Predicted 3D model of a 69-nucleotide RNA (transfer RNA) from Phaethon lepturus. The source organism's lineage runs through Eukaryota, Chordata, Amniota, Sauria and Phaethon.

[in-house]
C1' cells in the first nucleotide's frame, strides 16, 4: 500500500433487541457464599446517504484482527 473480517447492556455471544454471566432488591441461612424470584438496562463504533420504514443496503471515517505485496 491494497483485499477481506468485524465493532451491539459492565463482559461474551445470539438477532424477532433477546440470552448467560455481571449489577440492585426480595426469599432462604444465626450470618456469609451457593440456590431460588423479580426488576434496571444498548435506539446496534461515528457522520451522510437510500428507503414509507435502516442495527441490516451503499459512501465515508475511527479502531481491531486476518491475509497479499
Nucleotide at each position: 500500500g491494497c483485499u477481506c473480517u468485524g465493532a451491539u447492556a459492565g463482559u461474551u455471544u445470539a438477532u424477532a433487541a433477546a440470552a448467560a454471566c455481571a449489577u440492585u432488591g426480595g426469599c432462604c441461612u444465626u450470618g456469609u457464599a451457593a440456590g431460588c424470584c423479580a426488576a434496571a438496562g444498548a435506539c446496534u463504533g461515528g457522520a451522510g446517504g437510500c428507503u414509507c420504514c435502516a442495527a441490516c443496503c451503499c459512501u465515508u471515517c475511527u479502531c481491531a484482527g486476518a491475509g497479499c505485496u
The sequence is in RNAcentral, with records from ENA and Rfam.
Rfam family: tRNA. Rfam's curators write: Transfer RNA (tRNA) molecules are approximately 80 nucleotides in length.